[in-house]
RNA sequence: GUAAAUAUAGUUUAACGAAAAACAUUAGAUUGUGAAUCUAAUAAUAGAAGUGCAAAUCUUCUUAUUUACC
Numbered sequence: 001g002u003a004a005a006u007a008u009a010g011u012u013u014a015a016c017g018a019a020a021a022a023c024a025u026u027a028g029a030u031u032g033u034g035a036a037u038c039u040a041a042u043a044a045u046a047g048a049a050g051u052g053c054a055a056a057u058c059u060u061c062u063u064a065u066u067u068a069c070c
Base pairs, nucleotide, nucleotide: 001069002068003067004066005065006064007063010023011022012021013020025041026040027039028038029037046062047061048060049059050058
């Protein structure tokens, strides 16, 4: 240089064009105190455009990582 793949909450994973869960964190309940348990809350689509009523998803470009070829 060429061609592919991947990028989603703090972490690990889902998703059929209309973002779900587990652990973690915070608050409350429970307990003599902790742990465990129960309830609730916070928190995410790598970035930028386009199509479309609606985009994590489809199209284009860029960024980062990985793989193959050269």

Predicted 3D model of a 70-nucleotide RNA (transfer RNA) from Panthera pardus. The prediction has a mean pLDDT of 80. Rfam family: tRNA. Rfam describes the family as follows. Transfer RNA (tRNA) molecules are approximately 80 nucleotides in length.